[in-house]
RNA sequence: GGAGUCGGCUGGACAGUCGCCCUGCCAUUUUCGAAUGGGGGGGAGGAAAGUCCGGGCUCCGCAGGGCAAGGUGCCAGGUAACGCCUGGACGGUGCAAGCCGAUGGAAAGUGCCACAGAAAAUAGACCGCCUGUUCGCACUUGUGUGGGUAGGUAAGGGUGAAAAGGUGCGGUAAGAGCGCACCGCGCGGGUGGUAACAUGCCGCGGCAUGGUAAACCCCACCUGGAGCAAGACCAAAUAGAGGGGCGUUGGCGUGGCCCGCGCUGUCCCUGGGUAGGUCGCUUGAGGCAUGUGGUGACACAUGUCCUAGAGGAAUGGCUGUCCCCGACAGAACCCGGCUUACAGGCCGGCUCCCACU
RNA sequence: GCCGGAGUAGCUCAGUCGGUAGAGCAACUGAUUCGUAAUCAGUAGGUCGGAGGUUCGAUUCCUCUCUCCGGCACCA
Numbered sequence: 001g002g003a004g005u006c007g008g009c010u011g012g013a014c015a016g017u018c019g020c021c022c023u024g025c026c027a028u029u030u031u032c033g034a035a036u037g038g039g040g041g042g043g044a045g046g047a048a049a050g051u052c053c054g055g056g057c058u059c060c061g062c063a064g065g066g067c068a069a070g071g072u073g074c075c076a077g078g079u080a081a082c083g084c085c086u087g088g089a090c091g092g093u094g095c096a097a098g099c100c101g102a103u104g105g106a107a108a109g110u111g112c113c114a115c116a117g118a119a120a121a122u123a124g125a126c127c128g129c130c131u132g133u134u135c136g137c138a139c140u141u142g143u144g145u146g147g148g149u150a151g152g153u154a155a156g157g158g159u160g161a162a163a164a165g166g167u168g169c170g171g172u173a174a175g176a177g178c179g180c181a182c183c184g185c186g187c188g189g190g191u192g193g194u195a196a197c198a199u200g201c202c203g204c205g206g207c208a209u210g211g212u213a214a215a216c217c218c219c220a221c222c223u224g225g226a227g228c229a230a231g232a233c234c235a236a237a238u239a240g241a242g243g244g245g246c247g248u249u250g251g252c253g254u255g256g257c258c259c260g261c262g263c264u265g266u267c268c269c270u271g272g273g274u275a276g277g278u279c280g281c282u283u284g285a286g287g288c289a290u291g292u293g294g295u296g297a298c299a300c301a302u303g304u305c306c307u308a309g310a311g312g313a314a315u316g317g318c319u320g321u322c323c324c325c326g327a328c329a330g331a332a333c334c335c336g337g338c339u340u341a342c343a344g345g346c347c348g349g350c351u352c353c354c355a356c357u
Numbered sequence: 358g359c360c361g362g363a364g365u366a367g368c369u370c371a372g373u374c375g376g377u378a379g380a381g382c383a384a385c386u387g388a389u390u391c392g393u394a395a396u397c398a399g400u401a402g403g404u405c406g407g408a409g410g411u412u413c414g415a416u417u418c419c420u421c422u423c424u425c426c427g428g429c430a431c432c433a
Stems, first nucleotide, its partner, number of pairs: 001353010012322007020043004025038005045328001049339002052337005057227004064259004069223005074088005089103001090101004104218002109216002111212003126157002128153012165183006184207001185205005190199003231279004241270006250264004272432003286305008323326001358429007367382004376413001384400005406422005
């Protein structure tokens, strides 16, 4: 210098002016509810998004038991909790830094494996190879060759996504873990590690178990339901009208079933009325700095800061200066994550290649 | 804001334990008719909304994403 990879930050800036939302201060008016005016302070994001997980909060009497249903799935830790994060193990990939992985169980059982192929899971003889036998043919008269038939054989060919350990030597009629060596695999023990797991430590086994669990299922762990349009209070208005279900072994009690518990004229549909105000509503598992412990996620201690809260829904318009002319995108009860979208800019760690010293 | 549901031929819809996707209407061609309709015979048309994954193989199973549709307040 080039290429790559990982992590963090930023997401036009400044000034003036006119507006919008919230807030507390002062003044005036007041029917004591509030209204008006003035000058201060604050005012979108890293994803506010998708609503995919987890929790807080609120209501359902308690959040009770069993079944069903759903979810998660290597190990250890972190956390309020999680399907998240951190560290490790194993597998895959890359020269490497790194990256990716829904990664329990297929010797508990069941199902499926189309087409092709002889055979697709109790393995299997289409071609081939070999042996016996029989019928031909040839001649050098016990061999060769062709057909049939009874068997052996998983080495070779061919099919397929997948064909039942691999290589070599021996062995055999031909072959074969049939035997042996090495590699691979499984089981038991030892050793290291909290564990997953590892093992160029020892022994045993010729090898027994094809794939699929994002198929049913088994094992372990977790889950009661609904959601701020939850819910609480005040005010206003109307017809408690019509139809239907059930009939105490019933109906309902927050949405599968049963039991338990509670209430007892209750539920559903149509129709009718009001669509006003207050609270919930933002101080919180909160941010920042320093120190300590930890490999780390994170935890603890001290100090310091307050940083949107609307309800048709607030961030905009204009002017001036500058630059690289500005991407994705707009809070609606609140947090922790994940995922998805994103122009450009800045900083740092690491790896590989080239050149020079 | 919260909670549900659906995307398959031009239109309306089927498609189950995963094995090359169908029906009706519409379209086109031919026959019939003087001509049209109806009728009869035949034909074409599909990335199964998009992307990725699991599997030998995905409309189907899983994840992400896009589009469309529906429901919800209080009182008696």
Predicted 3D model of RNase P RNA and transfer RNA as a complex of 433 nucleotides. It holds a member of the Rfam family "Bacterial RNase P class A". By type it is a ribozyme. Rfam's curators write: Ribonuclease P (RNase P) is a ubiquitous endoribonuclease, found in archaea, bacteria and eukarya as well as chloroplasts and mitochondria. The coordinates come from a structure-prediction model, not an experiment, and the mean pLDDT is 80.